SAM riboswitch aptamer (S box leader) from Sporomusa silvacetica DSM 10669, 123 nucleotides, folded computationally. Its mean pLDDT, the model's own confidence on a scale to 100, is 82.
[in-house]
RNA sequence: UUUUCAUCAAGAGUUGGCUGAGGGACUGGCCCUAUGAAGCCGCGGCAACCAUCGGAUAUGCAUUUGCAUAGACGAAACGGUGCCAAUUCCUGCAGAAGCCCGCAAGGGACUGGCAGAUGAAGA
Numbered sequence: 001u002u003u004u005c006a007u008c009a010a011g012a013g014u015u016g017g018c019u020g021a022g023g024g025a026c027u028g029g030c031c032c033u034a035u036g037a038a039g040c041c042g043c044g045g046c047a048a049c050c051a052u053c054g055g056a057u058a059u060g061c062a063u064u065u066g067c068a069u070a071g072a073c074g075a076a077a078c079g080g081u082g083c084c085a086a087u088u089c090c091u092g093c094a095g096a097a098g099c100c101c102g103c104a105a106g107g108g109a110c111u112g113g114c115a116g117a118u119g120a121a122g123a
Stems, first nucleotide, its partner, number of pairs: 001123008013043001015042004022032003026092001028090002044084003049080002052075003057070005088115001093112003099108003
């Protein structure tokens, strides 16, 4: 960099130092920011993907309660990541019928998709 799978409406900084103008991926909005952006180094916190521990149950092999594999669910948070403004801040593409607003054009809600983020596995 890329592929697959899972998750994305919850949660967590009025934090110390350095620095000093940008940041919220991109588009259009709308926000945050010298009462200090982003970044780096600390400290604090959240969650529980991996790993860890327990484990209903299933399968296989043994055969008298054993071994192996898978494993709903649960525990803990020492380890590997991640995260700590706003739903992934909203949005972008599509939607026959139905629902809401509208005389209509159209808009909204909702659903799916695209894109993105994070993890795990693979190339």
RNAcentral holds the sequence, with entries from Rfam. Taxonomically the source falls in Sporomusa silvacetica (Bacteria, Bacillota, Selenomonadales, Sporomusaceae).